[in-house]
Predicted 3D model of a 112-nucleotide RNA (Guanidine-I riboswitch aptamer) from a Rhodospirillales bacterium.
RNA sequence: AUUAAAGGCCGCUAGGGUUCCGACCGGAUGCAAUAUCCGGCGCCUGGUCCGAGAGCGGCGGUCAUGCGGGAGACAUCCGCAUGAUGCACGGCGGGACAAAAGCCCGGGAGAG
Numbered sequence: 001a002u003u004a005a006a007g008g009c010c011g012c013u014a015g016g017g018u019u020c021c022g023a024c025c026g027g028a029u030g031c032a033a034u035a036u037c038c039g040g041c042g043c044c045u046g047g048u049c050c051g052a053g054a055g056c057g058g059c060g061g062u063c064a065u066g067c068g069g070g071a072g073a074c075a076u077c078c079g080c081a082u083g084a085u086g087c088a089c090g091g092c093g094g095g096a097c098a099a100a101a102g103c104c105c106g107g108g109a110g111a112g
Base pairs, nucleotide, nucleotide: 008059009058010057011056012055015050016049020047021046022044024040025039026038027037028036029035061085062084063083064082065081066080067079068078069077087107089110093105094104095103
């Protein structure tokens, strides 16, 4: 200096906001209310929702080795078993959905 399945999907979590539901606050109706309607509120640990390259789990994939299969020595293909699948600091800004974010741009810029 260069090479890589150094790729994928699913479930969840840290985290995130506020369309919808609930909570809370105010108002109207009302004798009144825990009822109905309207508005506000995410400094509301809630449900739904979004959600990680550098979080967790799973599935499958890939690679290596061994064994088995086919008229079969090698290769190829199919199946099974075992193993491997590393490391990872990081903006500003922009984008989507109602909105925001550890989401996406992005393992980007940059740093080391």

Its Rfam family is "Guanidine-I riboswitch aptamer". Rfam's curators write: This family represents a conserved RNA structure found upstream of the ykkC and yxkD genes in Bacillus subtilis and related genes in other bacteria. The function of this family is unclear although it has been suggested that it may function to switch on efflux pumps and detoxification systems in response to harmful environmental molecules. It was read from a public genome assembly, where an Rfam model found it. The coordinates come from a structure-prediction model, not an experiment, and the mean pLDDT is 78.